Model confidence (mean pLDDT): 83 of 100. Small-subunit ribosomal RNA, 3' major domain from a Lachnospiraceae bacterium, 475 nucleotides, folded computationally. It was read from a public genome assembly. Taxonomically the source falls in Lachnospiraceae (Bacteria, Bacillati, Bacillota, Clostridia).
Context: one part of a larger RNA
């Protein structure tokens, strides 16, 4: 100087407390451990691994296993020879690749050849998701959006170092004010950026009967940009004003005006560093290793196994409910695409083809909610696992191993032990919608809106963090 203390003082955080809803019990989904297996590819491991890499494993992916096959190789550069534009179509054979053939096709040219491609050959080499994240770059997590981390000059100390950065107040903040052997400065904080909330101006192929006309009706048409909205540019909030407190300061409390008030809400933004943290399997890369194989191609299987254990979720156990008839969003996506109306089917869906590169058309029905009816507390008109049968769709192909539909079957489950998680407001809870990935496949993820609470006395205690101080046999 740090680190640590079941030392002290002060302060903060959904840290506790006060509340609301969960997990832990059930069934299922998903990840992991374990076990099994020819293989169940690999990585991630307290918080900070475990719906994580994977924003989508039937083949492919795929790295694993079995079998079959290739060896200058699926890919790059170079050399020699042969053939031919490129390329397309096709036969035999095989589980398939490999293997053996056939047809069409005919570039430029100075006629030597050239460009390009295919084949054969030799080697230089290719190739490796093989090892090492404790050799590395890059990227990322975490403490933590915590308020800290440092430097120059000066001063003090033999020196390590100290001072500044401590102190008195204050703040979300090393934020600001005052004081002070310090005076300044840098990286962080804040602000500048995006979004949301109010208004104004400009603009009007979506919106409006607001006012007029046409029309049976529909912004459907004429017409008009007033309003809504969309887009661009501005205004607006600064403790600016008033009162009180405070050191007359910083600042704090209350009030006015205002759409918004003291950082208005949300996001992006992550200092010096810590964990030899994670990643050699995104990529790059040193060294080591393989080279007729640890490389490459293909078929089939596996990654989906199942006495069991854990994490994360979904659906429930019902009457604030189940079932049956009927309104109101936002944000998105659409051309190898979204696909309307109509018709067929109980339905998944089929048919059909209008419109739309989309404020114009389509996906598209929002759902919870409201109203009416029914059920009458029961393992039920709750719950839907599992199973049987019959189907639909995607795809070369749904046996291993897809999603969905109809009928039948109807299991556990009557609110969950010890323990444990999230959340302070348009939040929790609850309800649906969209998107990425994607042929198909979502209870996951990322967004969007609808309905919309309760509680916070307080900081003794648990956890994490910050500042000062004290002890120390630790560095």
């Nucleotide at each position: 100087u740090g680190a640590c203390g079941g030392g002290g003082a002060c302060c903060c955080g959904c840290a506790c407390a006060a509340g609301c809803g969960g997990u832990g019990g059930a069934g299922c989904a998903u990840g992991u451990g374990g076990u099994u297996u020819a293989a169940u590819u690999c990585g991630a491991a307290g918080c900070a691994a475990c719906g994580c890499g994977a924003a989508g494993a039937a083949c492919c992916u795929u790295a694993c296993c079995a079998g079959a096959c290739c060896u200058u190789g699926a890919c790059a550069u170079c050399c020699u020879c042969c053939u031919g534009a490129a390329u397309g179509c096709u036969g035999c054979g095989u589980a398939a690749u490999g293997g053996c053939g056939g047809c069409a096709g005919u570039c430029c040219u100075u006629c030597g050849g050239g460009a390009c491609a295919g084949g054969a050959g030799a080697g230089a080499c290719a190739g490796g998701u093989g090892g090492u994240g404790c050799a590395u770059g890059g990227u990322u997590g975490u403490c933590g959006u915590c308020a800290g981390c440092u430097c120059g000059u000066g001063u003090c100390g033999u020196g390590a170092g100290a001072u500044g950065u401590u102190g008195g107040g204050u703040c979300a903040a090393g934020u600001c004010c005052c004081g002070c052997a310090a005076c300044g400065a840098g990286c962080g904080c804040a602000a500048c950026c995006c979004u949301u909330g109010u208004c104004u101006g400009c603009a009007g192929u979506a919106g409006c009967c607001a006012g007029c006309a046409u029309g049976a009706a529909a912004g459907a048409u004429g017409g008009g940009c007033a309003c809504u909205c969309u887009g661009c540019a501005g205004a607006g909030a600064c403790u600016g004003c008033c009162g009180g407190g405070g050191a007359u300061a910083a600042c704090c409390c209350g009030g006015a005006g205002g759409a918004a008030g003291g950082u208005g809400g949300g996001g992006a933004u992550g200092a010096c560093g810590u964990c030899a943290a994670a990643u050699c399997a995104u990529c790059a890369u040193g060294c080591c290793c393989c080279u007729u194989a640890c490389g490459g191609u293909c078929u089939g299987g596996g990654c989906g196994a199942c006495a069991c254990a854990c994490g994360u979720g979904c659906u429930a156990c019902a009457a604030u409910g189940g079932c049956g008839u009927a309104a109101c969003a936002a944000a998105g996506g659409g051309a190898a695409g979204c696909g309307a109306a109509g018709c067929c089917g109980c339905g998944a869906g089929g048919u059909g083809a209008a419109g739309c590169a989309a404020a114009u058309c389509c996906c598209a029905a929002a759902a919870a909610u409201a109203a009416c009816g029914u059920c009458c507390c029961a393992g039920u008109u709750c719950g839907g696992a599992c199973u049987g049968c019959a189907g639909u769709c995607u795809g070369c192909a749904a046996c291993u191993c897809g999603a969905c539909u109809g009928c039948a079957c109807g299991a556990a489950g009557c609110c969950g032990g010890a323990a444990u998680c999230g959340c302070u407001a348009g939040u929790a809870a609850u309800c649906g919608c969209a998107g990425a990935u994607c042929a198909g496949c979502a209870u996951g993820c990322u967004g969007c809106g609808g309905u919309g609470a309760a509680u916070a006395c307080g900081u003794u205690c648990c956890c994490g963090g910050g500042u000062c101080u004290u002890g120390u046999a630790c560095a």
Rfam family: Bacterial small subunit ribosomal RNA.